[in-house]
Context: one part of a larger RNA
């Protein structure tokens, strides 16, 4: 020398589960494939390079040497890797007794509130704007007082407060069901990390079939603003799809920590969430552990901004991406999809 990177410059796959590969904790013996070293053969010749010699020098020729990092046989070496045999108990799991929780699926079932709708009481206005209008309204509107219906969300508690892998999840209860966390340590005994292909999951719109339909509202079509005749936009009075339910597809997000998984290790204070344990002065208390969740901060890092035990710091294992802007997440093809699209992924040309 043996690329250099991904928080914000281009770059972490939305997420998880795994097959293939890759990597692997202690700790005996065995083997010697990998590694390491030593002989032998081979490794043409010229050529390179080192030292000589011949043409008056060089270039050229020409003798020697080295070199030919390589393969093959053979004989050793045995830390390391690897296999093969046994052994352990931290990593990983398994029982065992608690705990928290808007994890999930199903069914039910409650009040508040909005619309509508009956009926009572009531009289002229309501509604809405920056002003209006259009719209309701003497065929009784609004208001206000019971009674019905229906359909959607879950106020306070509510919390840089919980759970979930991630999307995401919130009134209440029944059933089924995942996962986490603490203890105290019986069992298993490396059974593990990763993870190309693959497989699943996934907001929100949208799509297909059949239902619902309060309230909201793409679209549509009226008003009214402006110089503006009919301004596409704000603003209002309406209003379909939608938005909710079952099924069934789509498969995309600023799917964001814009930060891949998993592990070790590295100063400190300060909160708060579920254990756990200890203390006396029993308190709305303190220390203390462990698993999360948040503030600040030392090192150290960084281009800064920041980030610091939930690293972006030290470091290993794997996978993914990036490689000047613009053409372009585009065209063609292949897959996929009901479609609308998604996915995979160029070059011309041009700065």
């Nucleotide at each position: 020398c043996u690329g250099g990177g991904c928080g914000u410059a281009a770059a972490g796959c939305g997420c998880a589960c795994g097959u293939a590969g890759g990597c692997g904790g202690u700790u005996g013996a065995g083997u010697c494939a990998g590694u390491c070293g030593g002989a032998u053969g081979u490794g043409a010749a010229a050529g390179c390079c080192c030292c000589g010699g011949g043409c008056u020098u060089a270039a050229c020729c020409u003798g020697g040497g080295a070199a030919u990092u390589g393969c093959a046989u053979u004989c050793g070496a045995u830390a390391c890797u690897g296999c093969u045999c046994g052994a352990c108990u931290u990593g990983a799991g398994u029982a065992u007794g608690g705990u928290a929780g808007a994890g999930g699926a199903u069914a039910g079932u409650g009040g508040a509130a909005u619309u509508u709708c009956c009926g009572g009481u009531g009289u002229a206005g309501c509604g809405g704007u920056g002003a209006a209008a259009u719209g309701c309204g003497c065929a009784g509107a609004g208001a206000u007082c019971u009674g019905a219906a229906g359909g959607a969300a879950c106020a306070c508690c509510a919390g840089u407060g919980g759970c979930g892998a991630a999307g995401g999840c919130g009134g209440c209860u029944c059933u089924c069901u995942g996962g986490a966390c603490c203890a105290a340590c019986a069992c298993u005994g490396a059974c593990g990390c990763u993870g190309a292909g693959g497989u699943g999951c996934g907001a929100a719109a949208g799509c297909g079939u059949g239902g619902g339909g309060c309230g909201c509202a793409a679209a549509c079509a009226g008003g009214a603003u402006u110089a503006g005749a009919u301004a596409u936009a704000c603003c209002c009075g309406g209003g379909u799809a939608g938005u909710c339910c079952a099924c069934g597809c789509c498969g995309u997000a600023a799917a964001c920590g814009a930060u891949g998984u998993c592990a070790a290790c590295u100063a400190g204070c300060c909160g708060u969430u579920g254990g756990g344990g200890g203390g006396c002065u029993u308190g709305u208390c303190c220390c203390u552990u462990u698993a999360g969740u948040g503030g600040c901060g030392c090192a150290g890092c960084u281009a800064a901004c920041g980030c610091g035990a939930u690293a972006a710091g030290u470091u290993g294992a794997c996978c993914g991406c990036c490689u000047g802007g613009g053409g372009a997440g585009u065209a063609c093809g292949g897959c996929c999809g009901c479609a609308a699209g998604g996915u995979u992924a160029a070059a011309a040309c041009u700065c």